[in-house]
RNA sequence: GUGGGGCGCGUCUAGGGUUCCGCCGCUCCUGUGGGUCUGGUCCGAGAGAUGCACGCACCCGCACCGGGUGUGCCACGGCGGGAGAAAAGCCCGGGAGAC
Numbered sequence: 001g002u003g004g005g006g007c008g009c010g011u012c013u014a015g016g017g018u019u020c021c022g023c024c025g026c027u028c029c030u031g032u033g034g035g036u037c038u039g040g041u042c043c044g045a046g047a048g049a050u051g052c053a054c055g056c057a058c059c060c061g062c063a064c065c066g067g068g069u070g071u072g073c074c075a076c077g078g079c080g081g082g083a084g085a086a087a088a089g090c091c092c093g094g095g096a097g098a099c
Stems, first nucleotide, its partner, number of pairs: 008052005015043002020040002022037001023034004054072008074094001076097001080092003
């Protein structure tokens, strides 16, 4: 310099809406309206947290492997579009762009 591959998953939070529950109103008592209703179910971060996996360094052991300790940086960001009920910091996207 060139080419290829990888950059994961779980849990939680910021946040999100309104399918269901609850709550509030109306009601022909069956429903119906309200998320400008705190909430539960639900969705949920590349730039949030945490755990596991994995990488690397060192050490130990009965040593083709197993175990232990430590460590793993930086990250400003539209418009617009998409998705199961809908929306979002979800996905497009470590994108376009800026520096």